The part of an RNA shown here (large-subunit ribosomal RNA, domain I) has 594 nucleotides and comes from a Pseudomonadota bacterium. It was read from a public genome assembly. Its Rfam family is "Bacterial large subunit ribosomal RNA". Its family is annotated with ribosome and structural constituent of ribosome in the Gene Ontology. The coordinates come from a structure-prediction model, not an experiment, and the mean pLDDT is 82.
Context: one part of a larger RNA
RNA sequence: GGCAUACAGUGGAUGCCUUGGCAUAGGUAGGCGAUGAAGGACGUGGCUGGCUGCGAUAAGCUUCGGGGAGUCGUUAAGCAGACUUAGAUCCGGAGAUUUCCGAAUGGGGCAACCCGGCAGAGGUAAUGCUCUGUCAUUGUCAGAUGAAUAUAUAUUCUGACAAGGUGAACCCGGGGAACUGAAACAUCUAAGUACCCGGAGGAAGAGAAAACAAAAUGUGAUUUCCCAAGUAGUGGUGAGCGAACGGGAAAAAGCCUAAACCAGACCAUGUGUAAACCUGCACGCGUUGCAUGGUUGGGGUUGUGGGAAUAGCCUUGCUCUCAGUGCAGACGAGGGCGAGAAGUUACAAAAUUUUAUCUUAGCAGAAUAAAUUCGAAUACUUAACCAUAGAGGGUGAUAGUCUCGUAUGCGAAAAGGUAAAAUCUUCUUGGCUGUUUCCCAAGUACCACGGAGCACGUGAAAUUCUGUGGGAAUCUGGGAGGACCAUCUCCUAAGGCUAAAUACUAACCUAUGACCGAUAGUGAACUAGUACCGUGAGGGAAAGGUGAAAAGUACCCCUAACGGGGAGUGAAAUAGAACUGAAACUGUAUGUCU
Numbered sequence: 001g002g003c004a005u006a007c008a009g010u011g012g013a014u015g016c017c018u019u020g021g022c023a024u025a026g027g028u029a030g031g032c033g034a035u036g037a038a039g040g041a042c043g044u045g046g047c048u049g050g051c052u053g054c055g056a057u058a059a060g061c062u063u064c065g066g067g068g069a070g071u072c073g074u075u076a077a078g079c080a081g082a083c084u085u086a087g088a089u090c091c092g093g094a095g096a097u098u099u100c101c102g103a104a105u106g107g108g109g110c111a112a113c114c115c116g117g118c119a120g121a122g123g124u125a126a127u128g129c130u131c132u133g134u135c136a137u138u139g140u141c142a143g144a145u146g147a148a149u150a151u152a153u154a155u156u157c158u159g160a161c162a163a164g165g166u167g168a169a170c171c172c173g174g175g176g177a178a179c180u181g182a183a184a185c186a187u188c189u190a191a192g193u194a195c196c197c198g199g200a201g202g203a204a205g206a207g208a209a210a211a212c213a214a215a216a217u218g219u220g221a222u223u224u225c226c227c228a229a230g231u232a233g234u235g236g237u238g239a240g241c242g243a244a245c246g247g248g249a250a251a252a253a254g255c256c257u258a259a260a261c262c263a264g265a266c267c268a269u270g271u272g273u274a275a276a277c278c279u280g281c282a283c284g285c286g287u288u289g290c291a292u293g294g295u296u297g298g299g300g301u302u303g304u305g306g307g308a309a310u311a312g313c314c315u316u317g318c319u320c321u322c323a324g325u326g327c328a329g330a331c332g333a334g335g336g337c338g339a340g341a342a343g344u345u346a347c348a349a350a351a352u353u354u355u356a357u358c359u360u361a362g363c364a365g366a367a368u369a370a371a372u373u374c375g376a377a378u379a380c381u382u383a384a385c386c387a388u389a390g391a392g393g394g395u396g397a398u399a400g401u402c403u404c405g406u407a408u409g410c411g412a413a414a415a416g417g418u419a420a421a422a423u424c425u426u427c428u429u430g431g432c433u434g435u436u437u438c439c440c441a442a443g444u445a446c447c448a449c450g451g452a453g454c455a456c457g458u459g460a461a462a463u464u465c466u467g468u469g470g471g472a473a474u475c476u477g478g479g480a481g482g483a484c485c486a487u488c489u490c491c492u493a494a495g496g497c498u499a500a501a502u503a504c505u506a507a508c509c510u511a512u513g514a515c516c517g518a519u520a521g522u523g524a525a526c527u528a529g530u531a532c533c534g535u536g537a538g539g540g541a542a543a544g545g546u547g548a549a550a551a552g553u554a555c556c557c558c559u560a561a562c563g564g565g566g567a568g569u570g571a572a573a574u575a576g577a578a579c580u581g582a583a584a585c586u587g588u589a590u591g592u593c594u
Base pairs, nucleotide, nucleotide: 001593002592003591004590005589006588007587008586009585016545017544020516021515022513023512024511025510026509027508028507029505030504031166032165039101040100041099042055043054044053046079047078049075050074051073061095062094063093064092065091066090070083071082072081106115107114108113116135117134118133119132120131121130122129137163138162139161140160141159142158143157144156170201171199172198173197174196175195181188185236211219212218223250224249225248226247227246233241234240254497255496256495257441261298262297263296265295266294267293268292269291270290271289275288277284278329279328280327281326282325283324303475305440306439307438308437309435310434311433312432313431314430317337318336319335320334321333322332339428340427341426342425343424351423352422353421354420355419356418357417358416359415360414362410363409364408368383369382370381372379384401385400386390392404393403394402446470447469448468449467450466451465452464456482477492478491479490480489481488532539533538552579555566556565557564558563
C1' cells in the first nucleotide's frame, strides 16, 4: 500500500409526513377613488428586533347582536401589571378616529420634506408660535365683469355639478411589427397576432331587415353552440387561408325619433296699421297682426307602402268645466269618477313600504364497556349500542359510539342582495272609403380614381368603409338578389334605444382530484419577491421534520472553551436539539497478500 470483516466519522440520498402549492367544477361578487383610492413611509406594546394589527383615540375607541370562562396576536419563553359571570378575551353588523406621501389638488420639491395666503380660535406685554377650516386644474351649466373696437367677443371673477388615479382577465375602438413558414425570397404567411394608446361594463359589442331565399301557400332582430365543412371558394392556384345558405339547439322582446300638418305658446329678423281676439251675428276690446327662421308642445313612425291635409261613413263608459260678453253651432283643450292596461330592463321617469328568502356571527345534534398486550389502546378478545349521522380531521398505534364534526333541524338587533305585492307613476276610442296636394333622414345614395375590409391577393368582383373629384330621386320614388341588362321576387338606406342566451376570474365561499409531496408543487410550506446582485430597468436564491409530552439532561468529574464521562428523564438518547440517516470519501481495529 491492496483486499476482506467489524466499528466509527463524514455526507444528506431514501422512506414516511405536511403547515404550502396546482388544477377543475359550482356559486357569490365584479370594483375602489377628491367623504382622498391602490400602494407606501413613519409611528404605535410597561419591557419589543421582525411579522400581524392599528393610527397621536395608534395589537386599539363607541354601539348593536352572537358567545359563555377564561383573557392581554405571533416569533417566544419570561418579568411586571391588569381585565373578567355587573359577561371580559373572542366572532359578526353599524359607527368614530384614521399622522405623512401617493391622482395628490394652496405653492414648491431629490415621494413620505420645505414654505405660505385667507377666516376663526388659543397663547404672549407684543411679535414669533400653536390648532381648526379653506385655497389645484380641466369640462359643462348659470350669473356677473369686460379690451384692442361702436355693437360684440376675447379676458377676468363667482357659484353648482362632474372628471382626474388605480385594478387579474374578459370587451370595443385607434395605431401596429418581426422572427417564422413558403424547406432560399419579394406577393403571400406569421397576423390584424405581440406590443402601444383611448374607452366602457359586469359583461361588452351586435340587434328589430334598403335581410335571406328561390319559382315555395318559403323564412322573419341580434348573439352563442352543434352540423353543413376542411365543403364552395381563394391562393407566387405555392405555403397556406377558408366561408355562407340551410338544418338542429340555447335564449327570446320589442320600441322611440326626423319630416309633412297644427298651436288663440315663446324668441329673433323683416314687414305692417282695420287687422286679430274658435265659427256666424251683435256688442266689447284696442295693435295683441302677417311672413320667414328657430325653440317648445301636439301629431307621426310604415312596405298587403305608411303618414299629413281634405271630404264622408261606422264606432265611442259616465260626467263636469273653459274661451271678453249674449244667442246659436261645431270642434278643441282641461278635470273628476269608474273600468282596463303598463311600468323601476329598452319602449317617460323615480321613490317608499310590507312580506318572503339569501348573505354577513351562530345554536342543537344519537350511540361502549371490560379483560389482555403495550410507554400509551383507536389494536386484540368477549359482550353491547346508534345510524336521515359508517364524510373527514384530532386524540400517546388503526375510533360510527373520546373529541371537533357529519346527517338533519334551527337562528339576526344591524347592514346588504334577490323576488313578489302594495303605495306611487304613466297611458286609454278604434276603424273604413274616396280625392287630389304635401311628407317619408343630402354633399347622402351613386359614379370615377386611390386604398382598406369582406374566407374572396383586382379578379367577371357584387355587398361594406372612405382620402380626392363629381353628384340624384321622394312612391309612376329608391335599394338588393355576386359584373351588367330585362323579367320576377324581396326589402325600404343615409337618426336612435334595447334584457336573455355568450366571454372572463384578481377577490370570497363550497366541493373534488389515477395532481405535487420539500432538487417536487408557486420564485416563495421557513423573516420571500426576503437575503443578495445591478447606477438602473431588472435579476433573484438557499432554507421543513427531537419526542406522545420538554419530561430539552438537576448534581458530580475532565477541560480555557468546544466537547466528553457518570447521574437523571424517556418506550427509545446510536431520539440530545447538527435529533430517519444510504453511497462516494475518511479513520481505527483485526485478518491476509506483497